[in-house]
């Protein structure tokens, strides 16, 4: 240089004046107070609930291999294909030889075919038969590819390569690379179509739930209604609102040490960082500076996706020149 690649950080700061919330505190007053995406609700959990376990099924998810997690369609690391000069990117990547479905229009024909066209015979000189599937046109595709021999013209007709199916060296946990040999010379492509095959899998949700007890309904197992049946177990069940809890010590964060490519584990120390509910953090003034886009918790958390001004770091790939 290059709208190259890849991966990470900040998202103002200091001080001072007035205000808001929530904890503490005898009072004065001390502490703490939205984001990397808090956004979508696109995935999975954690908890609560349906009376409790088992079995099957229906539905619904996953789809190359190995490994991490509480789990996941997420993460990390190969593997194959496909794109980039390359550093990297994408991947919805099991089965078409169980079975059904579909391939418009186009074109002669789309599960196998003869429109031109090439050879070969006849003949009434422009028409007939009979052979082709290499060559042309249509199409996303006309059924192994491209060459050589062969043939009246032609084809896996025949060869040698590559391709496709068996087996097989070696290397690898393993997907798969490789190495030898044969073989028929072979009826496309589609499952992000319906299907098979493996593995996983209750339902409903913080607007869950819990909340004093009456009075008053239901019930005797034929009943307990949050997938459906089937079995085995237990024994009560409903019963307004509201104050209040569920609500914030977590699968938790920093730092360091080990192991491991990594994702991440284990060990050790130290830390407590918002909890509203008509909804809380703003406003003013200085000084620095690149300071602003995007935007605001409502149970939690571990991922993805979307927006997005501005700045800074590391490592790599091309090109050109000293």
């Nucleotide at each position: 240089a290059g709208a190259g690649u890849u991966g990470a950080c900040c998202a103002g700061a200091u001080g001072a004046a007035c205000g808001c919330a929530g904890u503490u505190u005898u009072u004065u007053a001390a502490c703490u107070g939205a984001g990397g995406a808090a956004a979508g609700u696109c995935c999975g959990a954690g908890c609560a609930c349906c009376g409790c376990a088992a079995g099957a099924c229906a539905g619904a998810g996953u789809g190359c291999u190995g490994g991490c997690u509480a789990a996941c369609u997420a993460c990390c690391a190969g593997u194959g294909a496909a794109g980039g000069c390359g550093a990297c990117u994408u991947u919805a990547a099991g089965g078409a030889a169980a079975g059904u479905g579909c391939a418009a229009c186009a074109g002669a024909a789309a599960u196998a075919u003869a429109c031109c066209g090439c050879g070969c015979a006849a003949u009434u000189u422009a028409u007939u038969g009979c052979g082709u599937a290499a060559g042309g046109g249509u199409g996303g595709a006309a059924a192994g590819g491209g060459g050589a021999g062969g043939u009246a013209a032609a084809a896996g007709c025949u060869c040698a390569c590559c391709g496709c199916g068996c087996a097989u060296u070696u290397g690898g946990c393993g997907a798969c690379a490789u190495u030898u040999g044969u073989g028929g010379c072979u009826c496309u492509g589609u499952a992000a179509a319906c299907c098979c095959c493996a593995c996983u899998u209750g339902g409903u949700g913080c607007a869950a739930g819990a909340g004093a007890a009456a009075a008053g309904g239901c019930a005797a197992a034929u009943a307990a209604g949050c997938g459906u049946c089937u079995u085995g177990c237990u024994u009560g069940c409903c019963g307004a609102c509201a104050a209040u809890c569920g609500c914030u010590a977590g699968a938790a964060c920093a730092u360091a040490u080990a192991g491991g490519c990594a994702a991440c584990u284990a060990u050790a120390u130290g830390u407590c960082a918002a909890g509203a509910u008509a909804g809380a953090u703003g406003u003013u003034c200085a000084u620095c500076u690149a300071a602003u886009a995007c935007a605001g918790a409502a149970c939690u958390c571990g991922g993805c996706u979307u927006a997005u001004a501005g700045g800074u770091c590391a490592a790599u790939c091309u090109c050109a020149a000293a």
Model confidence (mean pLDDT): 76 of 100.
The RNA shown here (Bacterial RNase P class A) has 322 nucleotides and comes from a Clostridia bacterium.
The gene name in the source record is rnpB.
Its Rfam family is "Bacterial RNase P class A". The family's RNA type in Rfam is ribozyme.
Lineage of the source: Bacteria > Bacillati > Bacillota > Clostridia.